Molecule: transfer RNA
Organism: Cohnella rhizosphaerae
RNA sequence: AGGGUUGUAGCUCAGCAGGUAGAGCGCCCGACUGUUAAUCGGACGGUCGCAGGUUCGAGCCCUGCCAACCCUG
Numbered sequence: 001a002g003g004g005u006u007g008u009a010g011c012u013c014a015g016c017a018g019g020u021a022g023a024g025c026g027c028c029c030g031a032c033u034g035u036u037a038a039u040c041g042g043a044c045g046g047u048c049g050c051a052g053g054u055u056c057g058a059g060c061c062c063u064g065c066c067a068a069c070c071c072u073g
Base pairs, nucleotide, nucleotide: 001072002071003070004069005068006067007066010025011024012023013022019056028042029041030040031039049065050064051063052062053061
C1' cells in the first nucleotide's frame, strides 16, 4: 500500500427480506429466608463506531473515514 472480518446496553452476543431495538449476565428495587446465598418478579440502561447518501421508512443498502484482528506485498 492492497484485500478480508468485526464494531448494537456496563460485559458476552442476537437482530430477518429495510417497517416500534432484544436476550443472558451484571447493577438497582422487591418477594422468599432466622441471616446470607440460591430462586422468583420488576425497573433502569442504547444518537446501533463516526459522517454523509438512497428511501415514506435504515442496526440492516451505498460512499467516505476511524478502531481492532487477520491475509498479501